[in-house]
RNA sequence: GCCCCUGUAGCUCAACUGGAUAGAGCGGUGGCCUCCUAAGCCGCAAGUCGCGGUUCGAGUCCGCGCAGGGGUA
Numbered sequence: 001g002c003c004c005c006u007g008u009a010g011c012u013c014a015a016c017u018g019g020a021u022a023g024a025g026c027g028g029u030g031g032c033c034u035c036c037u038a039a040g041c042c043g044c045a046a047g048u049c050g051c052g053g054u055u056c057g058a059g060u061c062c063g064c065g066c067a068g069g070g071g072u073a
Base pairs, nucleotide, nucleotide: 001072002071003070004069005068006067007066010026011025012024013023019056028044029043030042031041032040049065050064051063052062053061
């Protein structure tokens, strides 16, 4: 250089054939409980790698980049 795969919350992962409000676990945080802590219970915050395009509608499809991984001379 060329080819392939991946990119969603602080971390690990879901999200169907493009469809209604993007969820879960862990973690963080507020409260309840307790003499205190832990455990348990009830809440809260936090995200689609970037820019364009297609579409009534894009996390999902297309193009160009960026980042990571693998293959190849």